Large-subunit ribosomal RNA, domain IV from a marine sediment metagenome, 329 nucleotides, folded computationally. The RNAcentral record of the full RNA draws on MGnify.
Context: one part of a larger RNA
RNA sequence: CCCUUGUUUAGGAACUCGGCAAAACAGUGGCCGUACCUUCGGAAUAUGGCCUGCCAACACUUCGGCAACGGAGUGCUGGCCGCAGUGAAUGAUCCCGAGCGACUGUUUAUCAAAAACACAGGUCCCUGCUAAACCGUAAGGUGAUGUAUAGGGGCCGAUGCCUGGCCAGUGUCAGACCGUUAAGGUGAAGGGUGCAAGCCCAGAUCUGAAGCGCUGAUGAACGCCGGCGGUAACUAUAACCGUCCUAAGGUAGCGAAAUUCCUUGUCGUGUAAGUUACGACCUGCACGAAUGGCACAACGACUUGGGAACUGUCUCAACAAGGGACUCG
Numbered sequence: 001c002c003c004u005u006g007u008u009u010a011g012g013a014a015c016u017c018g019g020c021a022a023a024a025c026a027g028u029g030g031c032c033g034u035a036c037c038u039u040c041g042g043a044a045u046a047u048g049g050c051c052u053g054c055c056a057a058c059a060c061u062u063c064g065g066c067a068a069c070g071g072a073g074u075g076c077u078g079g080c081c082g083c084a085g086u087g088a089a090u091g092a093u094c095c096c097g098a099g100c101g102a103c104u105g106u107u108u109a110u111c112a113a114a115a116a117c118a119c120a121g122g123u124c125c126c127u128g129c130u131a132a133a134c135c136g137u138a139a140g141g142u143g144a145u146g147u148a149u150a151g152g153g154g155c156c157g158a159u160g161c162c163u164g165g166c167c168a169g170u171g172u173c174a175g176a177c178c179g180u181u182a183a184g185g186u187g188a189a190g191g192g193u194g195c196a197a198g199c200c201c202a203g204a205u206c207u208g209a210a211g212c213g214c215u216g217a218u219g220a221a222c223g224c225c226g227g228c229g230g231u232a233a234c235u236a237u238a239a240c241c242g243u244c245c246u247a248a249g250g251u252a253g254c255g256a257a258a259u260u261c262c263u264u265g266u267c268g269u270g271u272a273a274g275u276u277a278c279g280a281c282c283u284g285c286a287c288g289a290a291u292g293g294c295a296c297a298a299c300g301a302c303u304u305g306g307g308a309a310c311u312g313u314c315u316c317a318a319c320a321a322g323g324g325a326c327u328c329g
Base pairs, nucleotide, nucleotide: 001324002323003322004321005320006319007318008317010315011314014313019310029051030050031049032048037042039158053080054079055078056077058075059074060073061072062071063070064069081085093308094307095306096305097304098303099302100300101299105117106116121156122155123154124153125152126151127150133142134141135140159295160294161293162292164225165224166223169222170221171218172217173216174215175214178213179212180211184207185206190201191200192199193198226244227243228242229241230240253287254284265281266280267279268278269277
């Protein structure tokens, strides 16, 4: 010096990306008592306070017993000792605010446990049974010894309040007069060859399916949801007006957000001091409604801000124990 561990004056997070690590109050014993919020179940062992040993007397409960008495327990009174009575060991730190995901669960065996996946629940599509879907060349099998309250697939993801406009493009479904259209059918006019019958070639016209064109529906289908100019008796702003384009021009709600570039936006709270946090504002570079929007109790080895307690994390290091390193053997 390294590893494991122990103790420490004063201070107490000043350390650090971050209280990482460590320390510490409490300790699924008893009694009292318990807030916000809430889906009324919870939150909750919330937070917080007190008690706990031993000896003796008395009272009561209960069990066994005819009884005497004995066992178990509770209460009350008096006393004894110690710094300390769940005397050791084991054994949750707590509170306040926010984000995300409702929850328990699952996952990258060997750098990721999460806000990812799943989930109950919602909705759409397909499927009438020799079902659809799937495996297999097939036979055959799964679905299912099931039958639409069933089975398969897609998306969203508890619950609450909701889920706006656009069918022009793409997709899907439905329709069918017409147009286009293959092989095939028909075979006008013609050609080659042959004495001829014939054989061969090429072929107008008409006919001719699906598809596409066409017509319509459809968004919890793929998706999309504007610009410019002017205007009110201070100023500012624009309920209002004009104009261009579009299939239609983003509704409710939310908003510097896990989304905000400019940006440490501006204001407020918290601090002596706050690029973080929380509450607002709205100028949304580039939120927005099941690619769900907004809330939300409970829950989380999740992320983030603050506080109490506590400490060698630190100011700033010191000492000690064990094991190494090192020297000798």